[in-house]
C1' cells in the first nucleotide's frame, strides 16, 4: 500500500417524561427490571405458522444447472474442479447439451456449413494449332482437375516431415494432436496426469438464441386466521338447480359438499387472542480442511396498536454516517461516518 476475517456503532451521571412484565397498593399510585439495526432497508429467494382441505395423478407453467458436502430449506454457505481478472494475497462465473431439431453471424472475402474459386497450380485424358508418311514431338489453354501456396477476415474445415500425383489433397505412412474403450494414481466425483489398444485420418461459433435433457415446485397470506360481544331489514329481485351447481391458481381425470352465483338496499367498523421461549443466544470441550455437528453448563434479550426511547444539564472522546421493529427465522442485495484486533500478500 493492499487483501481476507472478526468486533464496536457514542459513553457516564443527574432531573423530568414514555411502553412491557412482575410485585405491592390507601386504587391516587409506588418499587424493581427490561426496552430498535448491522443493515431493522429492498420484498429478491427459502422456510416456520394459518386457512382453502380429506388432498391425489397428469398436462401446461415456473425455478435451478460442474462435483462432493452443510442446512429445516434455498438461487444460500463450505470445500474441490474448470474458465477469466490480478505481480500476489485474493476476487468473479447465467459452469448440463450444438452428433435431436430449427435459427442467427455486420463488413471484408470466391466461400461462414456440407459448400465454394478472386490471384493462382495442372492440363495426364477429350478438343485446337505447328512439324512429321507414320510412330511420335512441341505449343497455347478450351473443356476439365485442385484447394497444397497467396489474399480477406475474429474465425476458412488439424500440425511437421516423407512418399505419391498431370498438379494436388490424410490420398498413403511416421510422429504429434483429436475421438472412443480399458487400466492405474489422486478417498468417490467433477477434472487432470500416465500407460495400453483402436479409429477417422472431416464434423467451426452461438443456447443470458428458440429448444432438448436432469432435478425440484399446490395456492393465498398476520389486512393469514380463531373467539367473544353488539346491532340490523328472519329485506327485495334475477339466474342455474342432481343429466346440476360449487370448491381444489389455468386445463383434464379424480375427489369432496348440497346448494350456488349476480344485482339493489340495510347493520357492525367494538374487544381479546394470534404477539414472542426461538430451526434462540453465550462459554467450554470433542469431531471435521471447512461450512457445521454433538455434549455439558449458563442466560431470557421490544411486543407498540394512528403506533413506546423524548427533553434539559455537566463531563469524556472515536466528534458519530447510513438509518427505527409491527408474525417470526435463515440468506442474498443495496446504503454507510469512523474506530479497534488478527492473518496473509507486495514494495521500499
Nucleotide at each position: 500500500a493492499g487483501u481476507c476475517a472478526g468486533c464496536c456503532a457514542g459513553g457516564c451521571a443527574a432531573u423530568c417524561g414514555c411502553g412491557g412484565u412482575g410485585c405491592g397498593u390507601u386504587c391516587g399510585c409506588g418499587c424493581a427490571u427490561c426496552g430498535a439495526g448491522g443493515a431493522a432497508a429492498g420484498u429478491c429467494c427459502g422456510g416456520g405458522c394459518u386457512c382453502c382441505a380429506c388432498a391425489g395423478g397428469g398436462c401446461a407453467g415456473g425455478g435451478u444447472g460442474c462435483c462432493a458436502g452443510g442446512u429445516a430449506a434455498c438461487a444460500c454457505c463450505u470445500g474441490g474442479g474448470c474458465g477469466g481478472c490480478g505481480c500476489g494475497a485474493g476476487c468473479c462465473g447465467a459452469c448440463g447439451g450444438c452428433c435431436a431439431g430449427u435459427g442467427c453471424a455486420a463488413c471484408a472475402g470466391a466461400a461462414a456449413g456440407c459448400a465454394a474459386a478472386c490471384c493462382g497450380c495442372c492440363g495426364a485424358u477429350g478438343g485446337c494449332c505447328c512439324c512429321g508418311c507414320a510412330a511420335g514431338g512441341g505449343g497455347a489453354u478450351c473443356a476439365g482437375g485442385c484447394a497444397a501456396g497467396g489474399g480477406u477476415g475474429a474465425a476458412a474445415u488439424g500440425g511437421u516431415g516423407c512418399g505419391g500425383c498431370a498438379a494436388g489433397a490424410g490420398c498413403g505412412c511416421a510422429c504429434c494432436g483429436c475421438g472412443c474403450g480399458c487400466g492405474g494414481g489422486g478417498a468417490c466425483a467433477a477434472c487432470g496426469c500416465c500407460g495400453c489398444g483402436u479409429g477417422g485420418c472431416a464434423c467451426g461459433g452461438u443456447a443470458a438464441a428458440c429448444c432438448c435433457c436432469a432435478c425440484c415446485c399446490g395456492g393465498a397470506g398476520c389486512a393469514a386466521g380463531a373467539c367473544c360481544g353488539a346491532a340490523u331489514a328472519g329485506g327485495g329481485g334475477a339466474g342455474c338447480c342432481a343429466u346440476g351447481a360449487c370448491g381444489c391458481g389455468g386445463c383434464c381425470c379424480g375427489c369432496g359438499u348440497c346448494g350456488c352465483u349476480c344485482c339493489c338496499g340495510g347493520g357492525u367498523u367494538g374487544g381479546u387472542c394470534g404477539c414472542u421461549c426461538g430451526a434462540g443466544c453465550c462459554u467450554u470441550g470433542c469431531g471435521g480442511c471447512g461450512a457445521c455437528g454433538c455434549a455439558a453448563g449458563g442466560c431470557c434479550c421490544a411486543g407498540a396498536g394512528g403506533a413506546a426511547u423524548g427533553a434539559u444539564u455537566g463531563c469524556c472522546c472515536a466528534c458519530g454516517a447510513c438509518a427505527a421493529a409491527a408474525c417470526c427465522c435463515g440468506g442474498c442485495u443495496u446504503a454507510u461516518c469512523g474506530g479497534c484486533u488478527g492473518g496473509c500478500u507486495u514494495c521500499u